[in-house]
RNA sequence: GGAGUGGGCCGUGCGACCGCUGUGACGGCAGGCCACUAUGGACGCCGUCACGGAGGAAAGUCCGGGCUCCACAGGACACGGUGGUGGGUAACGCCCACCGUCCGCGAGGAUCGGGACAGUGCCACAGAGAACAGACCGCCGAUGGCCCGCCUCUCACGGGGCGGGAUCAGGUAAGGGUGAAACGGUGCGGUAAGAGCGCACCGCGGCUGCUGGUGACAGCGCCGGCACGGUAAACCCCACCGGGAGCAAGACCAAGCAGGGCGAAGGGCCGGUCCGGCCCGACUGACGUCCGGGUAGGUCGCGCCGAGGCGACGGGCAACCGUCGUCCCAGAUAAAUGGUCGCACCCGACAGAACCCGGCUUACAGGCCCACUCCUUUU
RNA sequence: GCACUGGUGGUCCAGCGGCACGACUCCGCAUUCGUAAUGCGGCAACGUGGGUUCGAGUCCCACCCGGUGCU
Numbered sequence: 001g002g003a004g005u006g007g008g009c010c011g012u013g014c015g016a017c018c019g020c021u022g023u024g025a026c027g028g029c030a031g032g033c034c035a036c037u038a039u040g041g042a043c044g045c046c047g048u049c050a051c052g053g054a055g056g057a058a059a060g061u062c063c064g065g066g067c068u069c070c071a072c073a074g075g076a077c078a079c080g081g082u083g084g085u086g087g088g089u090a091a092c093g094c095c096c097a098c099c100g101u102c103c104g105c106g107a108g109g110a111u112c113g114g115g116a117c118a119g120u121g122c123c124a125c126a127g128a129g130a131a132c133a134g135a136c137c138g139c140c141g142a143u144g145g146c147c148c149g150c151c152u153c154u155c156a157c158g159g160g161g162c163g164g165g166a167u168c169a170g171g172u173a174a175g176g177g178u179g180a181a182a183c184g185g186u187g188c189g190g191u192a193a194g195a196g197c198g199c200a201c202c203g204c205g206g207c208u209g210c211u212g213g214u215g216a217c218a219g220c221g222c223c224g225g226c227a228c229g230g231u232a233a234a235c236c237c238c239a240c241c242g243g244g245a246g247c248a249a250g251a252c253c254a255a256g257c258a259g260g261g262c263g264a265a266g267g268g269c270c271g272g273u274c275c276g277g278c279c280c281g282a283c284u285g286a287c288g289u290c291c292g293g294g295u296a297g298g299u300c301g302c303g304c305c306g307a308g309g310c311g312a313c314g315g316g317c318a319a320c321c322g323u324c325g326u327c328c329c330a331g332a333u334a335a336a337u338g339g340u341c342g343c344a345c346c347c348g349a350c351a352g353a354a355c356c357c358g359g360c361u362u363a364c365a366g367g368c369c370c371a372c373u374c375c376u377u378u379u
Numbered sequence: 380g381c382a383c384u385g386g387u388g389g390u391c392c393a394g395c396g397g398c399a400c401g402a403c404u405c406c407g408c409a410u411u412c413g414u415a416a417u418g419c420g421g422c423a424a425c426g427u428g429g430g431u432u433c434g435a436g437u438c439c440c441a442c443c444c445g446g447u448g449c450u
Stems, first nucleotide, its partner, number of pairs: 001375010012344007020053010031043001033041002055350001059361002062359005067246004074275004079242005084098005099113001100111004114237002119235002121231003136176002138172003143169003146165008184202006203226001204224004209220004250300004259291005266280004296450001308327008345348001380449007389403003397433001405421005426442005
């Protein structure tokens, strides 16, 4: 100098004016309410002042929890989810560290990563053969038959021996070919040709073996010629986890209305089933369901305290945890952050809270910082 | 806000993990003096991107775009 890997952070800033919204203080106002001897009290509206006012994803609603209701949230089955090991956490499918496998020269990256000797299913087409496999081409034809030639015994039939053919039976799975996958790989020996048939190395499997590690696992040793294809993001088995619904949950106030049909001795909680428990109910009507009628308002939940933010110290490889100090930091309900002007620069991307948190995923102009790797050059 | 559901030719749909079925439309030919109808033939699709698998419209994950219900 070039190429790259991993991580963290920011994501327009400053000033002036005019607006929006929440809280607090002060002042004013008419109205109803409470209290009443009163110039009292809470609410409301307007004005002034002070302070606060969107994000790293507020998003997708994909996981997990808090909170609320279902009387407690009980048991079994079903159903759903998770899936290496150890830890973190309120919890998780998240995070951290490590192990195995795969990829990369490397820094590093990816990984739904339990079980395929519990059982069942599937493996199209091609191919000879696709799961206790198979023989198309090829190789061989040792062995037995057949054919041919020669020699030999016999008068002859017939027999014996030697050689050849690749013709039949048969042997073989090294090579070719099919396929995603063909029942270990390389080499040497061996053989008629071959083959774990034998041997060496590698791979694979087993061990109540030894050593290290909390563990996943790793290293070493011994045994076995190799039996045991893939698929569980197919059913399934194993281990663990999960009761349901969701702030339109739920509680209260005000206003308003009109009831009726059906179901059944059982019904509801229970929106999978059963058991258990509790509540309601029996001759009118609890409950369920359907039709009809009324309302379209307010208060709380709701932001004040939180698994909270920031800083220091300590523990831990880390995720994270502990102690101390300090801060209070949006809260609307048609829904608040905007507009104009000036200056600066790299000319501003994705995008707007709605009960609240922890994650994941997705979108994103541009910029800054840290650690590390490889190549080249120079010293 | 919360919950649920669906994407397959131009339109409506079917689809055990193994060449994507059918109807209408469209195009060409035949038939007719011509058109329609009819007959024959043809074009054209799995919302997007990853993963599992030998193989994905189908199974898994993440996005994109529609639809429905709930005071």
Predicted 3D model of RNase P RNA and transfer RNA as a complex of 450 nucleotides. The prediction has a mean pLDDT of 77. It holds a member of the Rfam family "Bacterial RNase P class A". Rfam classes the family as a ribozyme. Gene Ontology terms of the family: dimeric ribonuclease P complex, tRNA processing and ribonuclease P activity.